Annotation
A computed fold for a 73-nucleotide RNA from Candidatus Paceibacter sp., annotated as transfer RNA. Its Rfam family is "tRNA". It is annotated as a transfer RNA. From the family's description: Transfer RNA (tRNA) molecules are approximately 80 nucleotides in length.
RNA sequence: GGGCCCAUAGCUUAGUUGGUAGAGCGCCUCGUUUGCAACGAGGAGGUCGGGAGUUCGAAUCUCCCUGGGUCCA
Numbered sequence: 001g002g003g004c005c006c007a008u009a010g011c012u013u014a015g016u017u018g019g020u021a022g023a024g025c026g027c028c029u030c031g032u033u034u035g036c037a038a039c040g041a042g043g044a045g046g047u048c049g050g051g052a053g054u055u056c057g058a059a060u061c062u063c064c065c066u067g068g069g070u071c072c073a
Stems, first nucleotide, its partner, number of pairs: 001072007010025004019056001027043005049065005
């Protein structure tokens, strides 16, 4: 320098033939307990790495950039 892959909640991640984003763990509240844990019920938390474009509509398609991984030179 070039090819490919990845980036979504605090963490691990699902969602890829475009249609209004979910799970597990963690966190908060309540119940149960003398108390803690466990268990049960409820809740908060993400403008999907950044920018631009296409579209009625983009996590999803296109382009550029950033970071990480890998291969070639």
The source organism's lineage runs through Bacteria, Minisyncoccota, Minisyncoccia, Candidatus Paceibacteraceae and Candidatus Paceibacter.